[in-house]
A computed fold for a 683-nucleotide part of an RNA from Lactobacillus kullabergensis, annotated as large-subunit ribosomal RNA, domain II. Rfam family: Bacterial large subunit ribosomal RNA. Clan: LSU clan. NCBI's taxonomy places the organism under Bacteria, Bacillati, Bacillota, Lactobacillales, Lactobacillus.
Context: one part of a larger RNA
RNA sequence: ACCGGCGAGUUAUGUUAGCUAGCGAGGUUAAGUCAGAAAAGACGGAGCCGGAGCGAAAGCGAGUCUGAAGAGGGCGGAGCAGUUAGCUGACGUAGACCCGAAACCAAGUGACCUACCCAUGACCAGGUUGAAGGUGCGGUAAAGCGCACUGGAGGACCGAACCCACGUAAGUUAAAAAUUGCGGGGAUGAGUUGCGGGUAGCGGUGAAAUUCCAAACGAACUUGGAGAUAGCUGGUUCUCUCCGAAAUAGCUUUAGGGCUAGCCUGGUGCCAGGACGAUCAUGGAGGUAGAGCACUGUUUGGACGAAGGGCCCGUCAGGGGUUACUGAAUUCAGAUAAACUGCGAAUUCCAGAGAUCGGGGCACUGGAGUCAGACUGCGAGUGAUAAGAUCCGUAGUCGAAAGGGAAACAGCCCAGAUCACCAGUUAAGGUCCCCAAAUCUAUGCUAAGUGGAAAAGGAUGUGGAGUUGCGUAGACAACUAGGAUGUUGGCUCAGAAGCAGCCAUCAUUAAAAGAGUGCGUAAUAGCUCACUAGUCGAGUGACGCUGCGCCGAAAAUUUACCGGGGCUAAGCAUAGUACCGAAACUGUGGAUGUGCAGUAAUGCACGUGGUAGGAGAGCGUUCUAAAUGCGGCGAAGUUUAACUGUGAAGAUAAAUGGAGCGUUUAGAAGUGAGAAUGCCGGU
Numbered sequence: 001a002c003c004g005g006c007g008a009g010u011u012a013u014g015u016u017a018g019c020u021a022g023c024g025a026g027g028u029u030a031a032g033u034c035a036g037a038a039a040a041g042a043c044g045g046a047g048c049c050g051g052a053g054c055g056a057a058a059g060c061g062a063g064u065c066u067g068a069a070g071a072g073g074g075c076g077g078a079g080c081a082g083u084u085a086g087c088u089g090a091c092g093u094a095g096a097c098c099c100g101a102a103a104c105c106a107a108g109u110g111a112c113c114u115a116c117c118c119a120u121g122a123c124c125a126g127g128u129u130g131a132a133g134g135u136g137c138g139g140u141a142a143a144g145c146g147c148a149c150u151g152g153a154g155g156a157c158c159g160a161a162c163c164c165a166c167g168u169a170a171g172u173u174a175a176a177a178a179u180u181g182c183g184g185g186g187a188u189g190a191g192u193u194g195c196g197g198g199u200a201g202c203g204g205u206g207a208a209a210u211u212c213c214a215a216a217c218g219a220a221c222u223u224g225g226a227g228a229u230a231g232c233u234g235g236u237u238c239u240c241u242c243c244g245a246a247a248u249a250g251c252u253u254u255a256g257g258g259c260u261a262g263c264c265u266g267g268u269g270c271c272a273g274g275a276c277g278a279u280c281a282u283g284g285a286g287g288u289a290g291a292g293c294a295c296u297g298u299u300u301g302g303a304c305g306a307a308g309g310g311c312c313c314g315u316c317a318g319g320g321g322u323u324a325c326u327g328a329a330u331u332c333a334g335a336u337a338a339a340c341u342g343c344g345a346a347u348u349c350c351a352g353a354g355a356u357c358g359g360g361g362c363a364c365u366g367g368a369g370u371c372a373g374a375c376u377g378c379g380a381g382u383g384a385u386a387a388g389a390u391c392c393g394u395a396g397u398c399g400a401a402a403g404g405g406a407a408a409c410a411g412c413c414c415a416g417a418u419c420a421c422c423a424g425u426u427a428a429g430g431u432c433c434c435c436a437a438a439u440c441u442a443u444g445c446u447a448a449g450u451g452g453a454a455a456a457g458g459a460u461g462u463g464g465a466g467u468u469g470c471g472u473a474g475a476c477a478a479c480u481a482g483g484a485u486g487u488u489g490g491c492u493c494a495g496a497a498g499c500a501g502c503c504a505u506c507a508u509u510a511a512a513a514g515a516g517u518g519c520g521u522a523a524u525a526g527c528u529c530a531c532u533a534g535u536c537g538a539g540u541g542a543c544g545c546u547g548c549g550c551c552g553a554a555a556a557u558u559u560a561c562c563g564g565g566g567c568u569a570a571g572c573a574u575a576g577u578a579c580c581g582a583a584a585c586u587g588u589g590g591a592u593g594u595g596c597a598g599u600a601a602u603g604c605a606c607g608u609g610g611u612a613g614g615a616g617a618g619c620g621u622u623c624u625a626a627a628u629g630c631g632g633c634g635a636a637g638u639u640u641a642a643c644u645g646u647g648a649a650g651a652u653a654a655a656u657g658g659a660g661c662g663u664u665u666a667g668a669a670g671u672g673a674g675a676a677u678g679c680c681g682g683u
Base pairs, nucleotide, nucleotide: 001683002682003681004680005679006678011094012093013092014091015090016089017088018087019086020085021084022083023082026049027048028047032043033042034041053060054059063075064074065073066072097235098234100232104225105224106223107222108221109220115199116198117197118196120194121193122192123191124189126158127157128156129154133150134149135148136147137146138145162186163185164184166183167182168181169180170179201217203213204212210219238618239617240616241615242614243613248261249260250259251258252257262370263369264367265366266365267364268363269362270361271360276358277357278356279355280354282351283350284349285348290343291341292340296337297336298335300333301332302331303330307326308325309323310322311321312320313319373398374397375396376395377394378393379392381390382389403414404413405412418590419589420588421587423586424585425584429580430579431578432565433564434563438577440576441575442574443573444572445571451567457551458550461548462547463546464545466543467542468541469540470539478535479534480533481532482531484508485507486506489503490502491501514529518527519526591608592607593606594605595604596603597602619672621669622668623667624666625665626664627663628662629661630660637656638655639654640653641652643650644649
């Protein structure tokens, strides 16, 4: 891992609602007794519920309480009958659907591991160093002192046994639940070790690490309380049919839990077109979008200008003058606001007796689930007008929705799957091939593979429609020629001559020519332009608007920003006609729910996606009772098969097997397995 078996809403009691049955203003017994094989039965009226309430109570009573009260008010009555038993749903109390803690407490068992201690034993090859002390000699007044020898100290040295475990490698489903190899440390000591004994879990022990206390120790292990508790995780077993949610509000030591309401479902009753819903007439509410600037704030420029500052005059006075300063108020013009409004929509909301259309609604009661929501469009806040962000409102979809489209793609677009069909029509989206259907029609655009990713910004890309110059009295471009004189204008400057800079920018000759457009020189020179004539012969400049394109444009495994092939349309725009295309719609047939009609048969209408969840109807398993059957001429079980039923399932046949097993009607449950890191067994 697979296969097989086992594996989870039970039982008792109470409450409550429904259904069934008995009796009924009543209903009913409990313990117990009798009898009995057992069950059924008989007795037992204690007690319980109902039949009357009100008051804290005494108490009174269809009333009562409060109260001074014949008041008022509160709760009752005048109206539906209860009770006992069974079954079903739910809840309470119990382990209460099942498995699962870490923990807590009690009583015991452990120091054969290990920590420390006590008592008693054992062990430490060999080699080295050479302390104190001593002796002799020297030295001294005598010592201290020196030399030699002796001596044999040490948590001394080297190094086996022994003890340890520092490095490294191997091992890591190991040879081993801590080892092995090669090295390493201690090795007369706070040394190592044998045997015996002691200390016990709210504890011991600890050269102290939360260390150790039997491979596990921030509190051992065993058994018990015990099925501890688990607002948490996981799991919870057959079928079909009807309806079908929520992820919100309030409160919560509450936020991943609950309670009540909201939303779902079953039943009962009442009212019915007058309830209810939509639209409209009609009547109201409002301060958003927008707009506006009188108000409250913000804000730009101007006019006027108090006051202040600066400067000047002045007798130093409380004066006068002036201003490239600041600047209130006033005024003109222009702006701005979620917390501004002298305005103000659309939509919305309330009413709506009337109109139209659609059409059941309300109340009571049993059972729930839901309280993590997600994205998309629109309107706001927070954020950075970031987020697949967050928080509200509003609509949709998903959630709980399959089908078609978007290459793939819960939340986007189309569309809501009762079943069958080798029938038809469409939606979104498509029609060259992959791939069903137009290589369709018409007119344009694009040349960038734009299409098929992006901004500021940039550009004689190209189409459209404009405005405005010049032009056969010859434009634009090109070519030929001229482009001069006063003058080197004045100033400045070393120089400044059109061309560093400043000022002025005239005049002459002319077809035209600037006191000069650029290059250039130290300054001149030189080249060139404006401007003019000629050659040529028809368009040529400038500006804004607009369609489609271009650049801007660099990323990591592989083209990789059309799904691919490929496309110059098979791209884009406008218009049109066909066709394809879904579980949509239609057709034909079947099933089923609800309603209506009908005596019925049946017909008609509207329905039949679905998680949590509510409701209904069934299938199967084991056992019991009654009835009725099968079986050695072969029961159950097993294997195979093209049969029947909407399904759970059920027949039948053959083979195998070798002794029990069905059917019908009732009843009772240890009643259905794929999941629980489920349990046991097998392979």